[in-house]
A computed fold for a 1550-nucleotide RNA from Desulfovibrio desulfopostgatei, annotated as small-subunit ribosomal RNA.
Its Rfam family is "Bacterial small subunit ribosomal RNA".
Lineage of the source: Bacteria > Thermodesulfobacteriota > Desulfovibrionales > Desulfovibrionaceae > Desulfovibrio.
Its mean pLDDT, the model's own confidence on a scale to 100, is 84.

């Protein structure tokens, strides 16, 4: 100098967004296991389950300086060979005695306790061994083990006789400051006098001063140990007390030694510990008793920190020690390796007995996911005994095992690009693995192999010697030096050489979160998952590859704690609508409390001392090459005691004040309450008159009254309820509630004013009272209404909604119940923080308008907070005290238990299970059988259809070898198909064919091409003749294009996926919408602009406004059409002139006109009246051919339907590849019981038939149109002029129009269908064309439900033309020809557009959802009981044993006695209290099973309805009660968390 250092988030509710709010992940830990892998060292660390049972060895002995005894082998000697003697050896072993064994180790069952933990007390205690002082250690005595000797028994163990010793036992003397009594003293501690009691043991070494014997020995000395007495120290202990120590109130009461007291007994030692008596008391909501569960602590983890979980190892305490009791001994046990007893077990036994306790230390069975050698040494440390050596020590020191855990090291290091080979990829170029390898150059940790090799040792002790030291002296102690001896580990640790890159990477992830990406395989299968979620044919999610990341001798998972989780909020949360304020008050405990002083000083702050073991954490410095680890020291250790102080704030006391709060006078307001009593109006019945047929009642009816006289009308009477109008976001009430008058009783709030009292307040757990409705219980009443009930309706059902009727009930009284959406979904008090209006009570100033103040009841609204939405002086702001209440959805306000009613039923109130969500507020959309506003042939008004027939075509369905494929509400269905007899054509049958009908490339050959003939259904096969062009040329060849052959690349597919996909198309919809940037505003999603007043066909314009621009759409630029002018004039025209003609622009001419085809012009609300806001704009008129976008068309915004199309096309995956490719023949696509769609045609007189005669526009035309002739009835033939067309041809328009006939009918309607004959097309008309002409002559007499299209040149009717095509049209486009009727008008149906509203939809109402039921599968509760644990109470029984009592059996010491014998004491027995185990009977509390039962949860596309979200089709909901398959339905009463109108009030703003 240091010890102080430290705080992240993120995924998931939603279409999107802010909040709430739960789940879940990212972190650290671990005595771990599992699973893949594994090279080395150190240091730690290892039954967490069965306190389950243990084989086997070890784990507590030791002392001969306490003491009598006292072997053997073996070795030597003698030996008569039977012995004997020395020695072994005073050894070995037992024994008596003395310490130890209560230490040390284990291990956590039990314990919620003074067990522990901190601090204190013991004047209420003990303390062996250990130190200090002092002092003693005299004198006898009697016995027993061992030992013999005998006996019992299987054995364990013993009996009996007999002998001996001690530091063993005994007695006697002596003794203090010890112990007792007694007395004085004295408050107490304590002092002091007397008197009584009460010890010892001795060994050992050494020496002769003393002393005895006597010449070396003791009983003498002296040294050491040991021994008694006292005191005192140190150590350990014992007790007792204050604080703190889990969970459960679904444990609310507990106790009779219980609490205390007096005396006594007992302990070391107090004390109900124990007894005898006496009081009647002790604990308990600041949780007693009960139940669960647990050793506790220093301490480990975690955290930021407060706090939260844990109690391995290591230390301290505690508690056990096979289970359960006892005690003995001891300085200490009620004793892990003692002892008795009783039990379970296991083992020996002769069956009569008997032994045992691993929760020491290794192993063993077991259990279990799991957790080590039946090692080495006592060399160190530590412990015991001994005077030592020394023994013992599984304590402990090392070592073995395990990657259990922390640490540290290693598997190379430099260089090297043809980026090598290979793997993966791939857009085919290449990128990646990747300097990675090889190659070179170098090193040498570990491990290997050689060799050297410590520290850990310093003691004791022996000698040897210095020095001190008692003594008579010496010795012996003590210090101290030197010498000797002493290692399990281990030949280890390190060290030194040698070889070699040579032996040494794995694991787990790569969708987000969260670092890391691609290909194959699989196809809602397989499978993955921590949450969310992946997988259904292009899976960065399943598996596998390569690549990547990440961590490394490990890395995943699993479990477990903590932490993110401010998600139990003390630091650090909420409660109006998310969960969450008791239904409301009065009040006990309890918490909290105005203003100024005094005192005290408990809490508070300051200082100081004590103590807070040690280790551990943290700082410094050091030791092991570094770390881990360990050593010193040092800092904490926030704590508790005391002590000395300071008093501001809390607390106690004491005295005061008046503002809080009460009190008193005087006032007026008022559905506050109770009680009696009075009035009218209605309803209903009842009696009378009067009157006749209906009434009553609905959407609409019927059920019901009524000719028996009803409704209706008058007059009369009963009766019961309920109080119109006034009446008002008025009034009172603590809440529920409360409404005609009167009267009586009686609460409480408010103004005003003097006085009073002194904080008397506040809240408020328990607790008490009141408490709509509905129910319940006696006992009345009962018009009216009205659950159940009944009937008629409605309907698919209607156990309802509507209706007739109707009983509990609603009323009364007196009792119960105790709940409501009992709502301000908002506890109760005080203080504070802008105002504006409105109103009711008062009260003051002005007097006229107002103004002001206090109390209440409203509305806005500022600051301020709210996730929002809102609150806002009547707060949800600011803040202070008190109670209540939440902690995720559901199960569930359910079960179980308790407590309350008479019941219904209330109050308290879990769990398992399952789910990732559940929900608030707003927000964008969608929808509403909400609202407003508006527009469309949407409806209405109207002309025609269709649906009825025949026919066509199209489509379903059936059929079939096949009837190809596709389109399926609107928006498929005369659709793809502008035209299936072959082709088409794709299917279906049968022959065939395989480099292919069709593209590119290669090699050959040949030029190409043309011809004819054989087989064949035909493709195809087979034979033969004929034929050589182009372009260069060095004349040899070589190219182009074209055909054969062959060989593999490849073609081919109308095969699949239109839900992989371009591109194209539909529809919503020619609706007027759809965004954007910049600003603002919101915490945000969003909003605004785009909304609002007008007005438009239109988001079209105008005005206004936090919005000012902009953009895609409307519009209008295009195009046809209506008018005029210009310019041109053939093939168009023909006015005027000619000419001619039977007639004709037929000719000259000419271009006015009409046309034609290019420009241009016009029309903008431009003018003019009114209207309107001096606006847009609209109404009307003028003038124009056209007026208000003039008529029509192209043109289709963001987007929406996974709409349509892989079969126009194109194109990604997948399939086939002698076929899924291709060629040919025939057949289908054309079928036919029946259903729809969409046409023609008709049904007739506004018509048919004849006849006769007028008017058009747009188009076509060379494999074409095809005139006039002339044949045929015709359809069509023959011929062919004319035209490549403003010239010629199709070409006739048709209705109409004129005359004639038909005269209402299956017809002179209709024209189906059928026979015959024909004609054209075409190779070919059978299947399968079209058309002609005879002939035939069907349904149909105008169409049920339903339903389409039109608003003007349109319907409607009518005829032309065209594409497609060889032919083939009712079909599609396109032209013109005649040519209407209606629109009052938006209540309604459908669609669409803007506002607003409400939602629980957002796949957006074809949405979302509720409940039975039926089936499977989980967990639960009840259940006759049954089984087991605990636990308690009464009683019996009563081991051992400790204590009392007895002791007539029996005993050495002491005493008395000569002696026998007594005597004091004692044992044995017996007897008693206490008691363990066990038994009976009976509860209590748990927990497990149970036949059947309930309801709950959760499952694929089941079943039957539609309760509920919109006004959800009868607004919903909450209590209550009845009822029903069920969601529910009804009464009553409350609520808005109900839409929408209309009204009232009040606000604002002018």
């Nucleotide at each position: 100098g240091a010890a102080c250092u430290g705080g992240a988030g993120a995924g998931u509710u939603u279409g999107a967004u802010u909040c709430u709010g739960g789940c879940u992940c990212a972190g650290a830990u671990u005595g771990a296991a599992c699973g893949c892998u594994g090279g080395c060292g150190g240091c730690g660390u290892g039954c967490u389950u069965a306190a389950c049972a243990c084989a086997u060895g070890c784990a507590a002995g030791u002392c001969g300086a306490a003491c009598g005894c006292g072997a053997a082998a073996g070795g030597g000697g003698c030996u008569u060979c039977g012995g004997c003697c020395c020695u072994g050896a005073g050894u070995a072993a037992a024994g008596u005695g003395g310490c130890g064994c209560a230490c040390g180790g284990g291990u956590g069952a039990g314990u919620a306790a003074c067990g522990c933990g901190u601090g204190g007390a013991u004047a209420a205690u003990c303390u062996g061994c250990c130190c200090u002082u002092a002092u003693g250690a005299u004198c006898g005595g009697g016995a027993u083990a061992a030992c013999a000797g005998u006996u019992g028994g299987a054995a364990a163990c013993g009996g009996c006789u007999g002998c001996u010793a001690a530091u063993a036992c005994c007695g006697g003397a002596u003794a203090c400051g010890c112990u007792c009594a007694a007395g004085a003293u004295g408050a107490a501690c304590u002092u002091u006098u007397u008197g009584a009691g009460g010890a010892a043991a001795g060994a050992u070494g050494g020496c002769c001063u003393c002393u005895g014997c006597u010449u070396g020995c003791a009983u003498g000395c002296u040294a050491u140990c040991g021994c008694g007495u006292a005191a005192g120290g140190a150590u350990g202990a014992g007790u007792c007390c204050g604080c703190g120590u889990c969970c459960c109130a679904u444990u609310a009461g507990c106790u009779u030694g219980u609490u205390g007291g007096c005396g006594g007994g007992g302990u070391a030692a107090c004390g109900g510990c124990c007894c005898a008596c006496c009081a009647a008391g002790g604990c308990a909501a600041c949780g007693a008793u009960g139940g669960g569960u647990a050793g506790c602590c220093g301490a480990u983890u975690u955290g930021a920190g407060a706090g939260g979980a844990u109690g391995a190892u290591c230390g301290g305490c505690c508690a056990c020690a096979c289970u359960g009791g006892a005690a003995c001994u001891g300085a200490a046990a009620c004793a892990c390796g003692g002892u008795c007893c009783a039990g379970a077990c296991u083992c020996c036994u002769a069956c009569g007995g008997g032994a045992g306790g691993c929760a020491g230390c290794a192993g063993u069975g077991g259990g279990g996911a799991a957790u080590a050698u039946u090692g080495c040494g006592c060399a160190a440390u530590g412990g015991g005994c001994g005077a030592a050596a020394g023994c013992c020590u599984g304590a402990c020191g090392c070592a073995g095992c395990g990657a259990c855990g922390c640490c540290g090291c290693g598997u190379g290091a430099g260089g090297g690009a043809u980026g090598a080979a290979g793997g993966u990829u791939u857009u085919c170029g290449g990128a990646u693995c990747g300097u990675a390898a090889a190659c070179c150059u170098c090193u040498g940790u570990c491990a290997g192999a050689a060799g050297g090799g410590a520290a850990g040792a310093a003691a004791c002790u022996a000698c040897g010697u210095u020095g001190u030291g008692c003594u008579a002296a010496u010795c012996a102690g003590c210090a101290g030096c030197g010498u000797a001896c002493u290692g399990a580990c281990g030949g280890u640790a390190c060290c030194u050489u040698c070889a070699a890159a040579g032996g040494a990477a794995g694991c787990a992830c790569c969708g987000g979160c969260u670092a890391a990406c691609u290909c194959c395989g699989u196809g809602c299968c397989a499978g993955c998952a921590g949450c969310c979620g992946c997988g259904g044919u292009a899976a960065u999610a399943c598996g596998g590859a390569g690549g990547g990341u990440g961590c490394a001798a490990g890395c995943g998972u699993u479990a477990a704690u903590c932490g993110g989780a401010a998600u139990u909020a003390c630091u650090g949360g909420g409660c109006g609508u998310a969960a969450a304020g008791c239904g409301c008050a009065c009040g006990u405990a309890g918490g909290c409390u105005g203003u100024a002083g005094u005192g005290u000083a408990a809490g508070u702050c300051a200082g100081g001392g004590g103590u807070g073991a040690a280790a551990u954490c943290c700082c410094a410095c050091g030791g092991c090459u570094c770390a881990a680890c360990c050593g010193u020291g040092g800092a904490a250790c926030u704590g508790c005691c005391u002590u000395u102080g300071a008093u501001a704030c809390u607390g106690c006391a004491c005295a005061a004040c008046u503002u809080g709060a009460a009190u008193c006078c005087g006032g007026g307001a008022g559905a506050g309450g109770g009680u009696g009593g009075c009035g009218g109006a209605a309803u209903u019945c009842c009696a009378g008159g009067u009157g006749u047929a209906g009434g009553a009642g609905u959407g609409a009816a019927a059920u019901c009254c009524g000719u028996a006289g009803a409704u209706a009308u008058c007059u009369g009477g009963a009766g019961g309820a309920a109080c119109a109008u006034c009446a008002g976001u008025g009034g009172c009430g603590a809440a529920g509630g409360c409404g005609g008058c009167c009267a009586c009783c009686u609460g409480g709030a408010c103004c005003g004013g003097u006085a009073u009292u002194g904080a008397c307040g506040c809240u408020g757990a328990g607790g008490u009272g009141c408490g709509a409705a509905a129910g319940c219980g006696u006992g009345g009443g009962g018009a009216g209404c009205a659950a159940a009930c009944a009937g008629g309706a409605u309907u698919a059902g209607a156990u309802a909604c509507c209706c007739u009727g109707g009983u509990a009930g609603u009323c009364c009284a007196c009792g119960c119940u105790g709940u409501a959406a009992a709502c301000g979904a908002u506890g109760g008090a005080u203080g504070c923080u802008a105002g504006a209006u409105g109103u009711c009570g008062g009260g003051g100033a002005g007097u006229a308008u107002u103004c002001u103040u206090c109390g209440g009841u409203g509305u806005c609204g500022u600051a301020g907070u709210u996730a929002a939405c809102g609150c806002g002086u009547u707060a949800a702001g600011c803040a202070u005290c008190c109670c209540g209440c939440c902690u995720g959805g559901g199960g569930a306000g359910u079960a179980c238990g308790g407590u309350c009613g008479c019941a219904a039923g209330g109050c308290u109130g879990a769990a398992a299970c399952u789910c990732a969500a559940a929900g608030a507020a707003a927000u964008u959309g969608a929808c509403g059988g909400g609202g407003g506003c508006c527009c469309g042939c949407a409806c209405a008004a109207g002309c025609g259809g269709u649906g009825g027939a025949g026919u066509a075509u199209g489509u379903g369905g059936u059929u079939u070898a096949a009837u190809u494929c596709g389109a399926u509400g609107c928006a498929a269905c005369g659709c793809g198909a502008a035209g299936a007899a072959c082709c088409u054509u794709a299917c279906c049958u049968a022959g065939g064919u395989u480099u292919g009908a069709c593209a590119u490339c290669c090699a050959c050959g040949g030029a190409a091409c043309c011809c004819u003939c054989c087989c064949g259904a035909a493709a195809a096969g087979g034979a033969g003749g004929g034929g050589u062009g182009c372009c260069c040329u060095u004349c040899g060849g070589g190219g182009a294009g074209c055909c054969g052959u062959g060989a593999g690349a490849c073609a081919g597919g109308u095969g699949c996926u239109g839900c992989a996909u371009g591109g194209c198309u539909g529809u919503c919809g020619u609706c007027a919408g759809c965004u954007c940037g910049u600003g603002u505003c919101g915490u945000g999603a969003g909003a605004u602009g785009u909304u609002g007043g007008g007005u438009u066909a239109a988001g079209u314009c105008c005005c206004g406004c936090a919005a000012c621009g902009a953009g895609c759409g409307c519009a209008a630029c295009c195009c046809c059409u209506a008018u005029g002018g210009a310019u041109a004039g053939u093939u168009g025209c023909c006015a005027g002139c000619a000419a001619g003609u039977a007639a004709u622009g037929u000719u000259g001419g000419g271009c006015a006109c009409u046309c034609u085809a290019u420009u241009c012009a016009g029309a903008c609300u431009g003018c003019c009246c009114g209207g309107g806001u001096u606006a847009a704009c609209c109404g009307g008129g003028a003038g124009g051919a056209a007026g208000g976008u003039g008529g029509g068309g192209a043109c289709g915004a963001c987007g929406u339907c996974a709409a349509g199309u892989c079969a126009u096309c194109a194109u990604g995956g997948c399939c086939c590849u002698u076929a899924c490719g291709c060629c040919u023949a025939g057949g289908g696509c054309u079928a036919c019981a029946c259903a729809c769609g969409u046409a023609c045609u008709a049904c007739a007189a506004u018509g048919g038939c004849g006849c006769g005669c007028a008017c058009a526009a747009a188009g076509g035309g060379g494999a074409g149109c095809g005139a006039g002739a002339c044949c045929g009835c015709g359809a069509g033939g023959u011929g062919g002029a004319g035209c490549c067309a403003a010239u010629c041809c199709c070409a006739a328009a048709a209705a109409a129009c004129g005359c004639g006939u038909c005269c209402c009918a299956g017809u002179c309607c209709g024209g189906a269908u059928u026979g015959c004959a024909g004609u054209c097309u075409g190779c070919a008309a059978c299947u399968c064309g079209a058309c002609u002409g005879c002939a035939u002559g069907a349904a149909g007499u105008u169409g049920g439900a339903a339903u389409c299209g039109c608003u003007a040149g349109u319907a409607a009717u009518u005829c032309g033309a065209g594409a497609u095509c060889a032919g083939c049209a009712u079909g599609c486009u396109c032209g013109g020809g005649u040519g209407a009727a209606u629109g009052c008008g938006u209540u309604c149906c459908c669609g669409g557009g803007c506002c607003u509203u409400g939602u629980a939809c957002a796949c957006a109402c074809c949405g979302c959802c509720c409940g039975u039921c039926a089936c499977a599968c989980c967990a639960c509760g009840a259940a006759a009981g049954u089984c087991g644990g605990u636990u308690u109470u009464a009683c019996c029984c009563g081991a051992a044993g400790c204590c009392g009592g007895u002791g007539a059996g029996c005993c050495a010491a002491c005493c008395a006695g000569c002696a026998a014998u007594g005597g004091a004491g004692g044992c044995a027995g017996c007897c008693g209290u206490c008691u363990a185990c066990g038994g009976u009977a009976g509860g209590g509390c748990c927990g497990a099973u149970g036949a059947u039962u309930g309801g709950g949860g959760u499952g694929a596309a089941g079943u039957c309805g539609u309760a509920a979200c919109a006004a959800g089709g009868u607004a919903g909901c909450c209590g209550u009660a009845g009822g029903g398959g069920a969601a529910c339905c009804u009464g009553c009463g409350g609520c808005u968390g109900g839409a929408u109108c209309a009204c009232c009030u009040c606000c604002u703003u002018u």